[in-house]
RNA sequence: UUUAUCCAGAGCAGACUGAGGGAUCAGGCCCAACGAAGCUGCGGCAACCCGGCGGAAGUCUCCGCUACGGUGCUAAUUCCUGCGGUUAGUCAGUAACCGAAAGAUAAA
Numbered sequence: 001u002u003u004a005u006c007c008a009g010a011g012c013a014g015a016c017u018g019a020g021g022g023a024u025c026a027g028g029c030c031c032a033a034c035g036a037a038g039c040u041g042c043g044g045c046a047a048c049c050c051g052g053c054g055g056a057a058g059u060c061u062c063c064g065c066u067a068c069g070g071u072g073c074u075a076a077u078u079c080c081u082g083c084g085g086u087u088a089g090u091c092a093g094u095a096a097c098c099g100a101a102a103g104a105u106a107a108a
Base pairs, nucleotide, nucleotide: 001108002107003106004105005104006103011042012041013040014039016038020031021030022029025082026081027080028079043074044073045072048070049069051066052065053064054063055062056061078102083099084098085097086096087095088094
C1' cells in the first nucleotide's frame, strides 16, 4: 500500500512493580491504592494464516468441521461523539439510521 473484518466471544494468580489507563487531540462517560498501565505464570476465546478431514464447483475458487502450529484477542460496539448525508421535529438543541475519516487485527 491492497483486501477482509470490527454491536459475538473469552481471566485468574503473583511473596514483580506502583499511578495512572481507556490509540491520538477535544468533549463526555468509565476503570483504578478493594492496586491502573506494564511484567511473569497458567488458563480461555476466536478461526485471519499453515496443517488435517468432508462436501460443492471446475481450472480463479467456495462452504462446513477440526484446533497441533503462526499471529491476534481476553471491561464497556473500535466505550460514545467529532466529518458528510437521510429521516423526525416549528428553527435550534436533539434523536434514529447510513456512509466516510481515523484506528485495530490478519493476510499478501